The RNA shown here (Bacterial RNase P class A) has 329 nucleotides and comes from a Spirochaetales bacterium. It was read from a public genome assembly, where an Rfam model found it. The organism belongs to Spirochaetales, within Bacteria.

RNA sequence: AAGGUGUUCCACGCAGUCGCCGCCUUCGGGGGGAGGAAAGUCCGGGCUCCACAGAACAUGACGCCGGGUAACACCCGGCAGCCGUAAGGCUAGAGAAAGUGCCACAGAAAAUAUACCGCCUAGCAAUAGGUAAGGGUGAAAUGGUGGGGUAAGAGCCCACCGCACCACUGGUAACAGGGGUGGCAGGGUAAACCUCGUCAGGAGCAAGACCAAACAGCAAAGGAGUUGUUCGCUCUAACUUUGCGGGUAGGUCGCUUGAGCUUUUCGGUAACGGAAAGCCUAGAUAGAUGACUGCAUAGACAGAACCCGGCUUAUGGAACACCUUUUAU
Numbered sequence: 001a002a003g004g005u006g007u008u009c010c011a012c013g014c015a016g017u018c019g020c021c022g023c024c025u026u027c028g029g030g031g032g033g034a035g036g037a038a039a040g041u042c043c044g045g046g047c048u049c050c051a052c053a054g055a056a057c058a059u060g061a062c063g064c065c066g067g068g069u070a071a072c073a074c075c076c077g078g079c080a081g082c083c084g085u086a087a088g089g090c091u092a093g094a095g096a097a098a099g100u101g102c103c104a105c106a107g108a109a110a111a112u113a114u115a116c117c118g119c120c121u122a123g124c125a126a127u128a129g130g131u132a133a134g135g136g137u138g139a140a141a142u143g144g145u146g147g148g149g150u151a152a153g154a155g156c157c158c159a160c161c162g163c164a165c166c167a168c169u170g171g172u173a174a175c176a177g178g179g180g181u182g183g184c185a186g187g188g189u190a191a192a193c194c195u196c197g198u199c200a201g202g203a204g205c206a207a208g209a210c211c212a213a214a215c216a217g218c219a220a221a222g223g224a225g226u227u228g229u230u231c232g233c234u235c236u237a238a239c240u241u242u243g244c245g246g247g248u249a250g251g252u253c254g255c256u257u258g259a260g261c262u263u264u265u266c267g268g269u270a271a272c273g274g275a276a277a278g279c280c281u282a283g284a285u286a287g288a289u290g291a292c293u294g295c296a297u298a299g300a301c302a303g304a305a306c307c308c309g310g311c312u313u314a315u316g317g318a319a320c321a322c323c324u325u326u327u328a329u
Base pairs, nucleotide, nucleotide: 001325002324003323004322005321006320007319008318009317010316013295014294015293016292017291018290020033021032023030024029035301039312040311042310043309044308045307046306047204048203049202050201054231055230056229057228059200060199061198062197063196064078065077066076067075068074079093080091081090082089083088094195095194099193100192101189102188103187116135117134118131119130120129121128122127143161144160145159146158147157148156162184163182164181165180166179168177169176170175208253209252210251211250217244218243219242220241221240222239223235224234225233260279261278262277263276264275265274266273267272
């Protein structure tokens, strides 16, 4: 200097004038006012109601080990496999020896496996027997490499690797290491059905509570009760539900002090937790942030609507650490 990997931070600034919303007020005025993703509505909760809410089945979600958290499909640290020269990255990561299904085409044959070419033996030949080492097809072809042996071959035998089982050592564990025994099973796929283990009641701020206004009815059913089915339980005819039809519908709360933020310190590899001190930071409801001037700059993606913890996506810049290559000293 070039290329790459990982992490963190900022998000037009300052000053003035007028304008918008909300709070306080001694009515003079004072203070505050969209994000790192507010987005997607994908997860998890807080909160509210059903309701007193139990059991089973179904359904859905998750799936290596340990830890964090209110909780999670999130985060941290490890293990295994794969990718990358590397820094690093990815994972629908339990089970294929319970069962079922699928692996197109090509190929002889993709599981009830088989013999196309080839090799060997017998034979004049047709042909018969043996073979799966060599070749072909394919993503994948009867464990692989080497040697011996054989008519030619084959775990037929041997060595090493692979695979299965057993115990030992290290580790909380996933798992790893070496050792012993065995010639020893055709593979893949469960993000196919399935099996195993764990978890899950539902609906949602248009939840819900209170005040105000208005309230002709007609018909049908016997039930109704917040995923579905069944059982149980509760209420019930002066009751409940459904359909058609008429009338009224304005406001207050919920609504912002929080699993909150900042700094210091202690513990921990880390996520995170403890302690002390300080801070209060939008609550709109046809939905508040606009316009002008000056200087600097040239700033993208983009606007809260009950609240919070994550994930994913969009985007303009800055800084730090690490890896590779090249060059100079």
Annotation:
Its mean pLDDT, the model's own confidence on a scale to 100, is 78. Of the family's consensus pairs, 97% are formed in the model. Its Rfam family is "Bacterial RNase P class A". It is annotated as a ribozyme.